[in-house]
RNA sequence: UGAGUCGGCCAGGUGGCCGCGGUGCACUCGACGAAGGUUCUCACGCCCGAGUCGUCCUGCGCUGAGGAAGGUCGGGACUCCACAGGACAAGGAGCUGGCUUACAACCAGGCGUCGCGAGACGACGGCAAGUGCAACAGAGAGCAGACCGCCGAUGGACCGGUUCGCCGGUCACAGGCAAGGGUGAAAGGGUGCGGUAAGAGCGCACCGGCGUCCGAGGCGACUCGGGCGGCCAGGCAAACCCCUCCCGGAGCAAGGCCAAGCAGAGGUCGGGCGGUCCGCCCUAUGACCUCGGGUCGGCCGCUCAGAUGGAUGGCCACCCCGCCCGCCUUCGGGCGGACGGACAGAAUCCCGCCUAUCGGCCGGCUCACCGC
Numbered sequence: 001u002g003a004g005u006c007g008g009c010c011a012g013g014u015g016g017c018c019g020c021g022g023u024g025c026a027c028u029c030g031a032c033g034a035a036g037g038u039u040c041u042c043a044c045g046c047c048c049g050a051g052u053c054g055u056c057c058u059g060c061g062c063u064g065a066g067g068a069a070g071g072u073c074g075g076g077a078c079u080c081c082a083c084a085g086g087a088c089a090a091g092g093a094g095c096u097g098g099c100u101u102a103c104a105a106c107c108a109g110g111c112g113u114c115g116c117g118a119g120a121c122g123a124c125g126g127c128a129a130g131u132g133c134a135a136c137a138g139a140g141a142g143c144a145g146a147c148c149g150c151c152g153a154u155g156g157a158c159c160g161g162u163u164c165g166c167c168g169g170u171c172a173c174a175g176g177c178a179a180g181g182g183u184g185a186a187a188g189g190g191u192g193c194g195g196u197a198a199g200a201g202c203g204c205a206c207c208g209g210c211g212u213c214c215g216a217g218g219c220g221a222c223u224c225g226g227g228c229g230g231c232c233a234g235g236c237a238a239a240c241c242c243c244u245c246c247c248g249g250a251g252c253a254a255g256g257c258c259a260a261g262c263a264g265a266g267g268u269c270g271g272g273c274g275g276u277c278c279g280c281c282c283u284a285u286g287a288c289c290u291c292g293g294g295u296c297g298g299c300c301g302c303u304c305a306g307a308u309g310g311a312u313g314g315c316c317a318c319c320c321c322g323c324c325c326g327c328c329u330u331c332g333g334g335c336g337g338a339c340g341g342a343c344a345g346a347a348u349c350c351c352g353c354c355u356a357u358c359g360g361c362c363g364g365c366u367c368a369c370c371g372c
Base pairs, nucleotide, nucleotide: 001368002367003366004365005364006363007362008361009360010359012319013318014317015316016315017314018313020064021063022062023061024060025059026058029054030053031052032051036047037046038045066343070354071353073352074351075350076349077348078251079250080249081248091246092245093244094243095109096108097107098106110124111122112121113120114119125242126241130240131239132236133235147181148180149177150176151175154174155173156171157170158169159168160167161166189207190206191205192204193203194202208232209231210229211228212227213226214225215224216223217222255300256299257298258297264291265290266289267288268287269286270282271281272280273279320341321340322339324337325336326335327334328333
């Protein structure tokens, strides 16, 4: 200098004008209204009126979104419902150790894959328990298989020889093999030697894997080393399933309080004919009071932003940043102009995750090249 990687931060600034939600004060109007006055006294009424509540307009002050407020994915607070105990089902978690109220989040580590590296990613228990799945190609894809190929040991056919026991040769019909070729993402360890008719863990040596036993290190996941066993066992559990652990349900439209109207339940009651009773007339499934549940509605839950049609905005000027164009240049840059400055928008709160995002700043580290 260039390329990259990880972490953190900002999310244009100032001023003017107009506008919005919440709140405080003043002002306007209205309602309620203590005390006081009026009266010989008390009450009603009237007058005056501290104050309280509400409110049209107006003025002044204070305050008013985010890193994700978003998706509503995982947890928790909070609320209501359910609840003897146990088991099953359903759902979730699934390497280790921490952290946390809790979590799938976070921190550190192990292992695997990718990258030269800094680093990134990983639903990362079990397919050596059972069941199941695998397009196309291919002979064969699950207790594997034989197309090309290799062989001629064994049986067979034929030819020759024969001491009549058999021997040699040819064929490749039966048969043996899986080394090599070919197909495929994958063909059931690899290399070499021996072995054989040809071959093959068939035998052996080394390497690899797996199982098992032991030693060392580590809290642990795990790592390193050694012995034994030819055991060689493919992939998929984000297929069913098995194993271990966790786990009541619904959610602020939770829920609580107040409570018109209608309906319901309980209770009381007439007016006139001037005492009372009877009688007559009038009124009527009437009037009034109380009660519980509760609809409309209101309030709380709800917050130093706190709405419930949902506020937090718009315009202008200057500056800042980025990019483009033009002019000038002493090649450092300067001047002028146009465009752009994102994603997005609290609704009970909190902790995480995921997703969206114009641009810019800071720091750690890695690689390549050059210079000293």
The prediction has a mean pLDDT of 75. Predicted 3D model of a 372-nucleotide RNA (Bacterial RNase P class A) from an Acidimicrobiaceae bacterium. It matches the Rfam family "Bacterial RNase P class A". It is annotated as a ribozyme. The sequence is in RNAcentral, with records from ENA. The model forms 94% of the base pairs in the Rfam consensus. It is recorded under the gene name rnpB.